[in-house]
RNA sequence: GCGCGUUCUCAGGGCGGGGCGGAAUUCCCCACCGGCGGUAUGCGGCAUGAUCCGCGAGCCCGCGAGCGGCCCGAGCCACACAAGGCUUCGGGUGUCAGCAGAUCAGGUGAAAUGCCUGAGCCGACGGUCAUAGUCCGGAUGGAAGAGAACGUGC
Numbered sequence: 001g002c003g004c005g006u007u008c009u010c011a012g013g014g015c016g017g018g019g020c021g022g023a024a025u026u027c028c029c030c031a032c033c034g035g036c037g038g039u040a041u042g043c044g045g046c047a048u049g050a051u052c053c054g055c056g057a058g059c060c061c062g063c064g065a066g067c068g069g070c071c072c073g074a075g076c077c078a079c080a081c082a083a084g085g086c087u088u089c090g091g092g093u094g095u096c097a098g099c100a101g102a103u104c105a106g107g108u109g110a111a112a113u114g115c116c117u118g119a120g121c122c123g124a125c126g127g128u129c130a131u132a133g134u135c136c137g138g139a140u141g142g143a144a145g146a147g148a149a150c151g152u153g154c
Base pairs, nucleotide, nucleotide: 001154002153003152004151005150006149007148008147009146010145016030017029018028019027031134032133033123034122035063036062037061038060042055043054044053045052058121059120066099067098068096069093070092071091072090073089074088075086076085077084103119104118105117106116107115125137126136127135
């Protein structure tokens, strides 16, 4: 240094102003925010950068929570009993066949959906005196992953 095992720690930001209204941080105008790994023509370490190290994409590739599906339990409906159906709640599974979003134009260049300029676009579920990326809730939860200690192999 690399691999494996165990334990521990950490692991999400954002409604400010105005309008209409009985009522909106939910609508309309302006504003604000951007998880994790990868990729790298940018920046830095550093005088040099092909090699090294760090940082570097919300909309390129993949992942995460959440929804859905499937399984189990509870409840309800139906029935003589069942088969069956319903939707609510709880638990499990985790890609399963689904949702899981969204970018273009110009410039530079050998090379850019990543840099520069400009213009766009997107954001689970439930709740609410009125429709929510930003409020409240599940969540003092879970988790992509990051790091540390110890053990062990090379």